[in-house]
Context: one part of a larger RNA
RNA sequence: CUCUCUCUAAGGAACUCGGCAAAUUGGCUCUGUACCUUCGGAAGAAAGAGUGCCCCUCACGGGGCCGCAGUGAAGAGAUCCAGGCGACUGUUUACCAAAAACACAGGUCUCCGCAAAGUCGUAAGACGAUGUAUGGGGGCUGACACCUGCCCAGUGCCAGAAGGUUAAAGAAGUUGGUCAAUCUUUGAUGAAGCUAACAACUGAAGCCCUGGUGAACGGCGGCAGUAACUAUAACUGUCCUAAGGUAGCGAAAUUCCUUGUCGGGUAAGUUCCGACCCGCACGAAAGGUGUAACGAUCUGGAUACUGUCUCAGAGAGAGACUCG
Numbered sequence: 001c002u003c004u005c006u007c008u009a010a011g012g013a014a015c016u017c018g019g020c021a022a023a024u025u026g027g028c029u030c031u032g033u034a035c036c037u038u039c040g041g042a043a044g045a046a047a048g049a050g051u052g053c054c055c056c057u058c059a060c061g062g063g064g065c066c067g068c069a070g071u072g073a074a075g076a077g078a079u080c081c082a083g084g085c086g087a088c089u090g091u092u093u094a095c096c097a098a099a100a101a102c103a104c105a106g107g108u109c110u111c112c113g114c115a116a117a118g119u120c121g122u123a124a125g126a127c128g129a130u131g132u133a134u135g136g137g138g139g140c141u142g143a144c145a146c147c148u149g150c151c152c153a154g155u156g157c158c159a160g161a162a163g164g165u166u167a168a169a170g171a172a173g174u175u176g177g178u179c180a181a182u183c184u185u186u187g188a189u190g191a192a193g194c195u196a197a198c199a200a201c202u203g204a205a206g207c208c209c210u211g212g213u214g215a216a217c218g219g220c221g222g223c224a225g226u227a228a229c230u231a232u233a234a235c236u237g238u239c240c241u242a243a244g245g246u247a248g249c250g251a252a253a254u255u256c257c258u259u260g261u262c263g264g265g266u267a268a269g270u271u272c273c274g275a276c277c278c279g280c281a282c283g284a285a286a287g288g289u290g291u292a293a294c295g296a297u298c299u300g301g302a303u304a305c306u307g308u309c310u311c312a313g314a315g316a317g318a319g320a321c322u323c324g
Stems, first nucleotide, its partner, number of pairs: 001319008010310002014308001019305001027051005036041001038143001052065005066070001078303007085295002090102002106141007118127003144290004149220003154217002156213005163208003169202002173198006181189003221239005248282001249279001260276005
């Protein structure tokens, strides 16, 4: 010097990205216990007191003894306040991520009448299911509470069938080849059949078309003017659109400008909390806003506590070093 530990004056987070690490707390009995709340919880809230041994006593209760110290060693919650996210218990990147990700109960849409839909397989067959719509498959959302606005123009899906378009197939007919035959015989014409090509017309779904549908994919404006101080614009005009973002929330896990502005907390606060709204670029099941409980979650603050630090010191053990 390195590692694992023990102790430390005064201070007590001044350390640091951050109390990381360490320290504090700790069992049992009794007292006592707030906000909030889904009335179950929160809660071991918090905050306190006691704790050994002996004697009397049924018990209650009383008395005595020892030590610095009685859950006498060891093992055994730190706590509180506020906020974000996710309701919760659970699951996950075996070996850098445990989470706000996944799942979840609940909600909703859609398909499926059973030889079901759907899935695997070339098939046989199997699952679904020895089930039968209070069932099964798929999509989205994600407890609960209050709610879930406008747009069907585009895309998708569903329904419709009048008209347009339209395949194979069928097909009247037309044309060519072949050829019996005929004639004016180096040639010409050419019936039927066969053959080749074309083809009026008939001809389904689909598409065009007509409607519906958003907890389907998705979308949810611009410019200008205007009130008797100023400022602002309830109001008006105009252009465009399928419709122009409703409620709620908002510098937010979303805010670029930005350390926005104001307030709180600090002596001092780019973080945090409460507001404001000028939302670069929130917004209603890719759910919106709240929310008790819960969380090895994330963020800010406080008490206690401490070698994290001011600023180091001492000690124990194992290495390091020497010999072997």

About this RNA
This is a predicted structure of a 324-nucleotide part of an RNA (large-subunit ribosomal RNA, domain IV) from Mantoniella squamata.